[in-house]
RNA sequence: CUUAUCGAGAGCGGCGGAGGGACUGGCCCGCUGAUGCCGCAGCAACCGGCCCGUGAUGGGUGCUGGUGCUAACUCCUGCAGGGGUUCUCAACGCGAGAGUCUCCUGGAAGAUAAG
Numbered sequence: 001c002u003u004a005u006c007g008a009g010a011g012c013g014g015c016g017g018a019g020g021g022a023c024u025g026g027c028c029c030g031c032u033g034a035u036g037c038c039g040c041a042g043c044a045a046c047c048g049g050c051c052c053g054u055g056a057u058g059g060g061u062g063c064u065g066g067u068g069c070u071a072a073c074u075c076c077u078g079c080a081g082g083g084g085u086u087c088u089c090a091a092c093g094c095g096a097g098a099g100u101c102u103c104c105u106g107g108a109a110g111a112u113a114a115g
Stems, first nucleotide, its partner, number of pairs: 001115006011040005019029003023078001025076002041070003046066002048063001049061004074109001079106004083101007
C1' cells in the first nucleotide's frame, strides 16, 4: 500500500506502583492497585493442517501449527448527506436560522489478519 473483518465470544495468579482507555471533545476505568510485563487458562477461527464437496465460489473440524483477542459496539464522538424533535423568523404557501438526538447511510481515523 491492497483486500477482508470490527453489535458476538473469552479471566485468574505473580511482578510492579500511577496514571490509563490511539488522537479531539465527552463519558468511563484506576491505590478495594488500573495501564503494562510474565505465567497459566480461555475465546475466536484470519492464515496453515486435516476431512467432505464444486466447473468455480465453498462446508466442516480446535488440531502439541502462525497470529490475534479476553471493561464498556472500535466505549461514544469527530467529516458528509438524510431523518426525528424543540425554539425563533417568515407565513396563503414554499421556506430560513439555531439547538437537540440510545436514529439511518456513507466516509475518515484506528485495530487485527493475509498478501
This is a predicted structure of a 115-nucleotide RNA (SAM riboswitch aptamer (S box leader)) from a soil metagenome.
The RNAcentral record of the sequence draws on MGnify.
It matches the Rfam family "SAM riboswitch aptamer (S box leader)". Gene Ontology term of the family: regulation of gene expression.